[in-house]
Parts: sequence; C1' cells; structure tokens
RNA sequence: GUAGAGGUGCGGAACGCAUCAGUAGCUCCGGGGAGGCCGGCAGGCCGGGGAAGCGGAGUCAAAGGGCGUUUCGCCGAAGCCGGGGAAAGCCGUUUUUCCGACUGGUAUCGCCGUAAAGAACUGCGAUACUGUCAUCCGUUGUUUAAAAUGACACGGAUGAAGCGCUAU
Repeated sequence: GUAGAGGUGCGGAACGCAUCAGUAGCUCCGGGGAGGCCGGCAGGCCGGGGAAGCGGAGUCAAAGGGCGUUUCGCCGAAGCCGGGGAAAGCCGUUUUUCCGACUGGUAUCGCCGUAAAGAACUGCGAUACUGUCAUCCGUUGUUUAAAAUGACACGGAUGAAGCGCUAU
C1' cells in the first nucleotide's frame, strides 16, 4: 500500500405510518383599550377602520425527533468537545472547512440538557455482554515414531486501545 474481521456495527437518502395535535396559524363573535411581531440591534411590518392578553365558535397544519421497508457509502465507520477561517448588515444561531484532544462496540439504569413527550439523542457515571491484541495459568486437544520444548486451538485470569487487529 492492498484486502478483510467485530455486530441489535456506523452514517446518508427515498417512501410509508403513528405522534406532534384538534396544538400553532387563520376567520368570526364577546369583552378589553395601546401596544404587538420579525432571535437581539439596526431596519421594517401590523395597530383607535381597535394591539397584547382573556373567553367562545368554526377550520386546521408543518418541521424536528420516532418506527418500518428499500437503498447507498463504509469499519474512526462515526460522534462529541475546544480553537481558527468563510457565508448571510453586526451579535447570536445555522451551514461549511481546517487543526487538536477524547471514544473498540452494544445494551440497561441514573442524572443534566435538548425535546410536545414515560419516545429518542448528546454528555457524565455505574453495571453487564462482546470482539481484538498482550501477559500468565491449565490434569484439555492437535502437530511428532515417542517424549520434552515450542507453536496452534480451547478454557480461565489480568491489562491495553482503533495512528489498533488479521492476511499479504
């Protein structure tokens, strides 16, 4: 450099379904009486031809997140944190890009946060299972005419991390 392995493995896309929700919004009515909205500033829009908030009636979504199916790319797949750059008036926010650190993978539970949510996700902590390698042990098996040693396989214990592991 190439090709691979872990497993409810990682990420993307399309479609469908439920939820979101009889909610937001819109229209009308009542009462109310000067503010309200666009993330903030700037700048705008609506408002005594009646704003906010409250009550009633009618109509009524979407996004994000979730589940399933199909499909694509893959095994630092990817995720997250910190910092730098670019873009939209500025700040946030979002998108994108670069650098550095952390995380082998999965599941369950608890906490904070996000979220409509007893869903799900990020982060932290604990527990369990699992794959790889290393070291040690074994009254086990294979290799040898036999034995010892060694190697491999199996079982057990301990430890480590993907810039790892196997083959070449």